[in-house]
RNA sequence: CAAGGAGAAAGCCAAACCUACCGCAAGGUGGGGACGGAAAGUCACGGGUCUGCCUAAGAAGAGUAUAGGCAGAUAGCCGGAUUGCCCUU
Numbered sequence: 001c002a003a004g005g006a007g008a009a010a011g012c013c014a015a016a017c018c019u020a021c022c023g024c025a026a027g028g029u030g031g032g033g034a035c036g037g038a039a040a041g042u043c044a045c046g047g048g049u050c051u052g053c054c055u056a057a058g059a060a061g062a063g064u065a066u067a068g069g070c071a072g073a074u075a076g077c078c079g080g081a082u083u084g085c086c087c088u089u
Stems, first nucleotide, its partner, number of pairs: 002089004012037002017032006035076001041082003045079003048074009
């Protein structure tokens, strides 16, 4: 330096759920809690999924779905980038 390893050791993170707060929402943060994780560390670059707003179409009016655009979320959806502990080869 590279590859492999969650059946080793020392550790690390923390799903669902409960609770308080923030947000129109998706969701986020703190505390509790562990389903799991070899990057479940970090990053929205590509895709997926989710939320809001606008436009189109419709058209008596309203609603829903669809197409497009804009804004946002998800890294524990996948890929990618980047940093890193231990053991073995």
Molecule: c-di-GMP-I riboswitch aptamer
Organism: Campylobacteraceae bacterium